[in-house]
Molecule: SAM riboswitch aptamer (S box leader)
Organism: Flavobacteriales bacterium
RNA sequence: CGCUUAUCAAGAAAGGCAGAGGGACUGGCCCUGUGAAGCCUUGGCAACCCCCCGGAGGUCCCCACCCCGGACAGGUGCUAAAUCCAGUUGGUGUUGUCUUGUCGAUCCCGUCGAGGUACGGCAACACCAAGAAGAUGAGCC
Numbered sequence: 001c002g003c004u005u006a007u008c009a010a011g012a013a014a015g016g017c018a019g020a021g022g023g024a025c026u027g028g029c030c031c032u033g034u035g036a037a038g039c040c041u042u043g044g045c046a047a048c049c050c051c052c053c054g055g056a057g058g059u060c061c062c063c064a065c066c067c068c069g070g071a072c073a074g075g076u077g078c079u080a081a082a083u084c085c086a087g088u089u090g091g092u093g094u095u096g097u098c099u100u101g102u103c104g105a106u107c108c109c110g111u112c113g114a115g116g117u118a119c120g121g122c123a124a125c126a127c128c129a130a131g132a133a134g135a136u137g138a139g140c141c
Base pairs, nucleotide, nucleotide: 002140003139004138005137006136007135008134013042014041015040016039017038021031022030023029025087026086027085028084043079044078045077048075049074052070053069054068055067057066058065083133088130089129090128091127092126093125094124095123096122097121098120100118101119102114103113104112105111106110
């Protein structure tokens, strides 16, 4: 780098060096000389991994594994805004617009009915679901 998998609407500071960018990308919208990015020190948040304790079930029992709870805070990570919002597909709703484009039957491309506070197309907005991309942990390579 790549693959697999879990989570991502919560949470969390101060100082020093430094000196203009940053929020992954695109479009927005934001942060920033009242000091961005980066580096260092000391804190904090969280609970993915390691370790420890307890528990019912998965299974006839034990071990092990899975699951739940607790403790610790070692390894990571994080410490503006929902992963800041959207970016693909499907659905629902509202509004607007087009003007019958809709639905059913049928002797089939025609006809007969239903339907105008309606069906359908398109657009905008809002919500839901899945997905793509991304971030972090763990495992594999």